A computed fold for a 1493-nucleotide RNA from Pilinia rimosa, annotated as small-subunit ribosomal RNA. The sequence is in RNAcentral, with records from ENA. The source organism's lineage runs through Eukaryota, Stramenopiles, Ochrophyta, Chordariaceae and Pilinia. The prediction has a mean pLDDT of 83.
RNA sequence: AACUAUAGAGAGUUUGAUCCUGGCUCAGGAUGAACGCUGGCGGUAUGCUUGACACAUGCAAGUCGAACGGAAGUUUUUUAAACUUUAGUGGCGGACGGGUGAGUAACACGUGAGAAUUUACCUUUAGGUGGGGAAUAACAGUUGGAAACAAUUGCUAAUGCCGCAUAUCAUUAUGGCAAUGAAAGAAGAGAUUCGCCUAAAGAAAAGCUUGCGGCUGAUUAGCUAGUUGGUAGAGUAAUAGCCUACCAAGGCGACGAUCAGUAGCUGGUUUGAGAGGAUGAUCAGCCACACUGGAACUGAGACACGGUCCAGACUCCUACGGGAGGCAGCAGUGGGGAAUUUUCUGCAAUGGGCAAAAGCCUGACAGAGCAAUACCGCGUGAGGGAAGAAAGCCUUAGGGUUGUAAACCUCUUUUGUCAAGGAAGAAGUUCUGACGUUACUUGACGAAUAAGCAUCGGCUAACUCCGUGCCAGCAGCCGCGGUAAGACGGAGGAUGCAAGUGUUAUCCGGAAUCACUGGGCGUAAAGCGUCUGUAGGUGGUUUAGUAAGUCUAUUAUUAAAGCUUGAAGCUUAACUUCAAAACCGUAAUAGAAACUAUUAAACUUGAGGAUAGUAGGGGUAGAGGGAAUUUCCAGUGGAGCGGUGAAAUGCGUAGAGAUUGGAAAGACCACCAAUGGCGAAGGCACUCUACUGGGCUAUUUCUGACACUGAGAGACGAAAGCUAGGGGAGCAAAUGGGAUUAGAUACCCCAGUAGUCCUAGCCGUAAACGAUGGAUACUAGAUGUUGCGUGUAUCGAUCCACGCAGUAUCGUAGCUAACGCGUUAAGUAUCCCGCCUGGGAACUACGCUCGCAAGAGUGAAACUCAAAGGAAUUGACGGGGACCCGCACAAGCGGUGGAGCAUGUGGUUUAAUUCGAUGCAACGCGAAGAACCUUACCAGGGUUUGACAUUAUGUGGAUUUUUUUGAAAAAAAGAAGUGCCUUUGGGAACACAUAAACAGGUGGUGCAUGGCUGUCGUCAGCUCGUGUCGUGAGAUGUUGGGUUAAGUCCCGCAACGAGCGCAACCCUUGUUUUUAGUUGCUUGAAAAAGGUAUCUUAAAAGACUGCCGGUUAUAAACCGGAGGAAGGUGAGGAUGACGUCAAGUCAUCAUGCCCCUUACACCCUGGGCUACACACGUGCUACAUUGGGCAAGACAAUAAGUUGCAAAUUUGUGAAAAUAAGCUAAUCUUUAAACUUGCUCUAAGUUCGGAUUGAAGGCUGCAACUCGCCUUCAUGAAGUUGGAAUCGCUAGUAAUCGCUGGUCAGCUACACAGCGGUGAAUCCGUUCCCGGGUCUUGUACACACCGCCCGUCACACCAUGGAAGCUGGUUAUACCCGAAGUCAUUAUUCUAACCUAAUUUAUUUGGAGGAAGGUGCCUAAGGUAAAGCUAGUGACUGGGGUGAAGUCGUAACAAGGUAGCCGUACGGGAACGUGCGGCUGGAUCACCUCCUU
Repeated sequence: AACUAUAGAGAGUUUGAUCCUGGCUCAGGAUGAACGCUGGCGGUAUGCUUGACACAUGCAAGUCGAACGGAAGUUUUUUAAACUUUAGUGGCGGACGGGUGAGUAACACGUGAGAAUUUACCUUUAGGUGGGGAAUAACAGUUGGAAACAAUUGCUAAUGCCGCAUAUCAUUAUGGCAAUGAAAGAAGAGAUUCGCCUAAAGAAAAGCUUGCGGCUGAUUAGCUAGUUGGUAGAGUAAUAGCCUACCAAGGCGACGAUCAGUAGCUGGUUUGAGAGGAUGAUCAGCCACACUGGAACUGAGACACGGUCCAGACUCCUACGGGAGGCAGCAGUGGGGAAUUUUCUGCAAUGGGCAAAAGCCUGACAGAGCAAUACCGCGUGAGGGAAGAAAGCCUUAGGGUUGUAAACCUCUUUUGUCAAGGAAGAAGUUCUGACGUUACUUGACGAAUAAGCAUCGGCUAACUCCGUGCCAGCAGCCGCGGUAAGACGGAGGAUGCAAGUGUUAUCCGGAAUCACUGGGCGUAAAGCGUCUGUAGGUGGUUUAGUAAGUCUAUUAUUAAAGCUUGAAGCUUAACUUCAAAACCGUAAUAGAAACUAUUAAACUUGAGGAUAGUAGGGGUAGAGGGAAUUUCCAGUGGAGCGGUGAAAUGCGUAGAGAUUGGAAAGACCACCAAUGGCGAAGGCACUCUACUGGGCUAUUUCUGACACUGAGAGACGAAAGCUAGGGGAGCAAAUGGGAUUAGAUACCCCAGUAGUCCUAGCCGUAAACGAUGGAUACUAGAUGUUGCGUGUAUCGAUCCACGCAGUAUCGUAGCUAACGCGUUAAGUAUCCCGCCUGGGAACUACGCUCGCAAGAGUGAAACUCAAAGGAAUUGACGGGGACCCGCACAAGCGGUGGAGCAUGUGGUUUAAUUCGAUGCAACGCGAAGAACCUUACCAGGGUUUGACAUUAUGUGGAUUUUUUUGAAAAAAAGAAGUGCCUUUGGGAACACAUAAACAGGUGGUGCAUGGCUGUCGUCAGCUCGUGUCGUGAGAUGUUGGGUUAAGUCCCGCAACGAGCGCAACCCUUGUUUUUAGUUGCUUGAAAAAGGUAUCUUAAAAGACUGCCGGUUAUAAACCGGAGGAAGGUGAGGAUGACGUCAAGUCAUCAUGCCCCUUACACCCUGGGCUACACACGUGCUACAUUGGGCAAGACAAUAAGUUGCAAAUUUGUGAAAAUAAGCUAAUCUUUAAACUUGCUCUAAGUUCGGAUUGAAGGCUGCAACUCGCCUUCAUGAAGUUGGAAUCGCUAGUAAUCGCUGGUCAGCUACACAGCGGUGAAUCCGUUCCCGGGUCUUGUACACACCGCCCGUCACACCAUGGAAGCUGGUUAUACCCGAAGUCAUUAUUCUAACCUAAUUUAUUUGGAGGAAGGUGCCUAAGGUAAAGCUAGUGACUGGGGUGAAGUCGUAACAAGGUAGCCGUACGGGAACGUGCGGCUGGAUCACCUCCUU
C1' cells in the first nucleotide's frame, strides 16, 4: 500500500445441602403448513407435501391453396374468370413447450478431462437444379358391418414414388487407378423472390468414455460363466462382450464387493459465529416416467404424455358378432387426507409451430378471481380535557385502581362513500390493451367504516378477589389441586404481540449431547485376561538428487437466478433492475525445495548380536524324603468317647476313646517366609538330577534403523464344569440324619457322593484388578529393600559412597469433580491399538460362529422413567469401636403383680351412660370435691330480638307482696308503693311493647392459630462476628492432653473474641453476733413486777480450695489434714439454652375459616355422668407377737377460723345435741400418733383381718330412692406375704407414725398439696440391661432404622419373543407355454416402374427386387416346482414393563445380625443357600513391616 473479515449469552430439573458426570426440558430462527379464536385496506409472492388413486365435460398442436388434383359456395361482364372455404395427397411441426417424481445408489447427478460420432430448421462458402417413367388417395360405382371401419372395380395430380444423365464434392481405412452416389418446383406481367440437390465450415444441440465427489446396514463376507481378457466376425451415427463363435482363466472385494433398506440429483433453501447439520416446494440445469408390462415403426431427432402394435387390469358403447379409452397438460369431479384455489379473460405483451405474407394455433404465457398461506407497508384518529364523573373491581373502609381513559371543546381526512378527470405498459410514423369503471389526480361528506389473541408459580415480561375442595381440571420441564389455590374456572387489573394471535407438526440451534475446529475411559458409561505377530499407521542422524504431498504465481472453468456490497426504479418497504464482489472446487502451466515422501550413499545413540559373569518357588520330565491324617493287624486297658451357645444324631462291653508296636494308602510340603524373588498374564515353594525359556550387570571389538504399535489371525489362559481311563487318605456341592426356629429347603453338629489328585483331550470364563493398554522422551527430592558392578577403606568378612535394573512408602511442581496420582504419573508431549455416549428392558431376544454339553462370542428393538450415577459434606442410625455420666445395672431396704375395698381407664350396656387425655410423656389425669345446681348428655314440657350486650321510638315509673293452675319453667288475677339527682329543660338506673341491625353456640377444625403446658432434660450443650482453609456444601473456633457436676477450668493449637445455656446473683434451712422485743418464754396458785437464754423480728458475719502436706506438667485440678456450726455445689427449692415430638389443649381464655339461627340458641322437671360378664393402671387396709386389745403417761410443726373456730358445763354407749366463755388471732379455739410403762392374748383364719349384710340412729341440705357422710349393736368374707414380670429410694434419705389445709351446705379424701415425729441398710465396681453426652468409623438412611429395600405368587393394563400353522409382498432360479415385433430363413402365394426375350403394338415370359404367409432364435404376460428375504396374523406359551395402601418371607444397605461381591457347579416356594477358586469396592481387634516427625 492493497485485500479480506464484523463475530459465539444461557436457564430449569437428581441432593437435607454441595461439586461433578449425565440425560430430559425451555427461551431463538424457519415452514408449500394445519387447527382454535378474531378479522379494515393495499402491494408482492405462494397454494394436493396424502392415492404415480379413478376420472364426467370443455379446451391444451397445428399450419401451409405461393406443392397437388378435386368439391362446395359467393361475385361479376356469366363462353369464362376472380374470390372464399376446405375432406384428401404432399411438406414442416407434432422428440419443443407443459406435468409428475413412481422407478433409479446408477457415469443418474455434480465437477473436471477426453475421443471413436451424428445433427432437420438457421448462418457462411463452393457447385448443381438436364431428360423421362409408373402409380395412387380424393372422386364415382358395388359390397360387408349396429358401429368403428373395411373390401373391391374404375379415373386422376403433385415439391409423393422410380430409372437414366451429369459429379465441384463425398464414400470405398490411407495414396493411385477405377467404381458408386443427386435434385422439384412454386409465385409473379417481369425484374426477381422463395424453394430443391451435393459437399465443406460454423453455431447450437445430442450420443459415448473417464478421474474425483455425495445415504444406511457386516445380525449381508464372499460375488461373478458373457463373467474378465484375446482373436475373427455381426452390429451401431460412433467406441465397446453391445452380440456371436473359438481360445485363455480371469475380474471384483475388509480403502466394504455382493445383498438388503431408503432415495430423483444439483444450483440452492434453512439453521449455525464458523466448521457443520437438515432439506431439495415455488425459480433454474440435468435425469426418469406418461394406466401396467413388452415391442418396434416413422423420423435429423422417439423406442414417442394428448402416435402405432401386442398382452394385462379397469371403465364405457354394443344389434353380443365386435369396438372405444388413458388429465403425473389447464380448469374441474369423486376419493384419500389435518390440508391446498376458478369447469374465469386474452393472445394486448414475451415466447413457440406453420406460412412468402396477411394470418391461424398456442390452458406456454400475460392477467383477473379465491385463500391473512407468507413477507412488506398503512390505518382504526390528533391536540386539549380532573368534579380525578358514573359504573366495575379491590379495600386496612381512610381510600386505591381502571384513568386523560370517557363525557365535553378544537382540529385533521390516510382510509371509506359519492362524483369528475385519467396514464405508461405499443415494439411497427397507421392500426392493435385482456388487465381496466386500473394505477394516479381533484372535489364533496363525515370521527365518521375498522381490535383482537395469548399469557400473568419459576424458567419468563405481567396479581388480586370469588368459586371449587386430590373433585372438576391444568401441565413444555419442575410440578399445582385434599376449605384461606398469585398454577384449576370466572371476574377486575396487568404484560406481550398486533390484523393478527396462540396451539400442533417438522428442521437447525442452544447440544462441546459423536467433540476436524471441540469430549472422554483409576472410582461417574468406557483399557481386549495376557502375549506373539500379518496388513495398515507411525518412525533416529548426515549429504546429494527428484518433485508425489506442500507452498507461490498465472490461465481455463466454476450456467443464470439466489446470498453479500454499492447504486437505481415503484410515495416507502417487500419486490424488481443494474454493477461489483464472491463462488473458498477442479484441471492445466511455470516456479520454490525447508518439512513429509522417494532414490542413492553414509553414520551409531534406537534395536539386535558376541564375550565374561550373575540372582531366581520361571517351565518340563524323572528320582528320593518327611511330619501329620485315616484304615488295618497285634498288645495293654475297661466306660465312656465325640460334639455344641446348650444339646442331640453318631461311635462304644461284639471292648470304643486313650496308649504301645507294626503295616498300607493317598494327598500335602511346617519352620526358613519377607508390601523378598521369578514369570507376558494365569500363576510358581520339601530335596536332588537332566533338558530348557527369559532377565540383569560389565566390556565396547560386530551388524547398521534391522524400530514402535498392531484391525483380522494365532498361542497361552485360576476355579468350576465335560469326555475316556486310573486313583481315592483327608476335605466336601448334592443327599441323609440331629439341632435351632413361627417356619429353616440355611447358618451349628454327625455322616457323606460327585469333585478335589494323575494321564490324554475339551471348555475359554473371573472383582482374569493397579478396576489404570503398549512404546519413547522430559519434569524436585527423601527413605527402605532385592540383584549386579565400580570406588575408597580393610589382611579379610564387610561398612560407607556412587551407577544400572527391579520393588515399596512419603512428598514438590503439575493434574484431578473430589478422593487421590505424583520419575513405577492419573504430570508435560508424540505414535499406534481397544473402548464409551442417560437409567431400565439387557451380560436379554432373533440371526450367525464355536462347543459333546453346560454354555461362550457377537448383540438389538418395542415399551418405560426423569432421573440412574461418582466424590465429598452435615446429620441420623448400627445386634461398629473408644471414653464418660445417671438409683442405669450391681449391693441393699421397702413395695406392686395374689386378697378385699376405693378410684381412674378400656370394653360392654344404655334413651343418655357428655367431652377430652392413649408408650415412656393417658389411666386418684382436666375434676382443689357429679344428690338438684354444676352439666356440656338423654326424655318430656316450654320461649324465639331471645337467659346476656349495644342502638332507635313509645309507654310506664323503681320496688315489695298475696292468691289460683301447673312437675317446674311459666301464665292469670289482685294488693301496697309513686322513689334518686336537678340549673326544673331534663338526666341516671329499671320494667314493658314494637322493628331491625344483631345476640347466642362446651357445634367442627389443636393438621389454620395465639397463649399456656408436657417431654428429651437441670442433659451440657446450642450458636454468632471477624479471620483462615476448602471450587463448594462446609470446616476451624467447639477438636487434642488433663480436669470438672458442668463447652467447669488449665495447657496446647489458624484462630481471636462474643452470645444463649452451666455456675453465681433469689428463697428456705443449718452457726454466731447485733437490733427490737408482745400476745411469746421464764418465776409464780394467780395478779403484778423483773429478765431476755429458747423463740420471734430485722440487719450483719461466715466457706473462698483461704491455710498445710502430697500427686500432676511448676497449670487447672485432685487426695489427705488442720481449724470450723458447716468443706470442697453444705442441704433443699425456684430457675428449663437452640431445638425435637404437625406432642397436648378451639371444653379455662382468645381467635381465622366453616356450620346452626322457631335451633346445634335459651328456660324448666326428671333421669344420666355412680350401669357391670370382664381386663388394666394407681392406691388404702391386711394377712399378725418388731403384733392385737385395755389402762396410764410424754413430746411437734405447718396451717385455718366471724354465714367461722368453739373452750368449759350438761345429756347421750356414740355420732351428736343443748347451753355458752374467748377469739377478726404468737393472746382464744385443736387429745398428735408411732413411743414409754403395766396387764392380757399365744400361733389359731385367731381377741389377726375387717369386707359384706341386717337393725337402730345422728348430721348437712328444698330434697339423701336412683346416689351422701358418720355412729351404735349384730354379722365376720377373701386373705397365712403373693407366678412370670416389675417399681421407688444413696441420709435426716428409704421405711414408718400421725397432724393440717384447699375445694366444700354436706361428702365418696384411702386422693392431692403441705407439716413435723421416730429413723436405717448398702454402693466391690462399670462386664451387662436402659437412657444420655463427646470423639471416631461404615451407610444404598435424610419423613432420617417405626429408614431403605429384594424376589416368587395373585390381580389389571401395555409392548414384545417363541409357536402347529395361515395369508400377503418381493427377489432370483429351473422347466412349460409363448402375443406383438426386429432379425434370419423359405420347395407356398401375390407382385406397376428396372433389365430381358417373344409375339405384336398391347399383352405375355423369365430375372432382380418387394409384399403376404410359413418356419426358427430372442422374448412380455401367464403356468408349474422348489427356495431365499420380508410383512401381517395365530390356539397356546416365555420372560419384561407399569400399577397409594394384596400374599409369603427378609436377600442387600451398619460387622444388615452367616461380611459382601465375581466366575462356575449343584440344590431350593421365593428372595437365595452351599461347594471350589478369586477380589476388597469388608467393619472390628491384635501383630508385623515401611514411611513421616